Predicted 3D model of a 64-nucleotide RNA (Fluoride riboswitch aptamer (crcB RNA motif)) from a Thermoplasmata archaeon. Rfam family: Fluoride riboswitch aptamer (crcB RNA motif). Its family is annotated with positive regulation of gene expression and response to fluoride in the Gene Ontology. Taxonomically the source falls in Thermoplasmata (Archaea, Methanobacteriati, Thermoplasmatota). The coordinates come from a structure-prediction model, not an experiment, and the mean pLDDT is 77.
RNA sequence: AUUCAACAAAGGAAUGGAGUUUCCUUUCGACUGCCAGAUGCUGGCUGAUAACUCCUGCCAUUAU
Numbered sequence: 001a002u003u004c005a006a007c008a009a010a011g012g013a014a015u016g017g018a019g020u021u022u023c024c025u026u027u028c029g030a031c032u033g034c035c036a037g038a039u040g041c042u043g044g045c046u047g048a049u050a051a052c053u054c055c056u057g058c059c060a061u062u063a064u
Base pairs, nucleotide, nucleotide: 009026010025011024012023013022016055017054018053019052020051021050033045034044035043036042037041
């Protein structure tokens, strides 16, 4: 320095933070939304969660 295995740990789940749970990945990785059309491009749409709870931000409605 390279390869393999084990252990520990780390990371990811379409826009922020925290807790819990689930799943996935081992750095050549998990991940990087949907629809239509001329699909290497153009246009449109939903959602701050993988799921639940809370906070923050945004949108709509109502009341003061």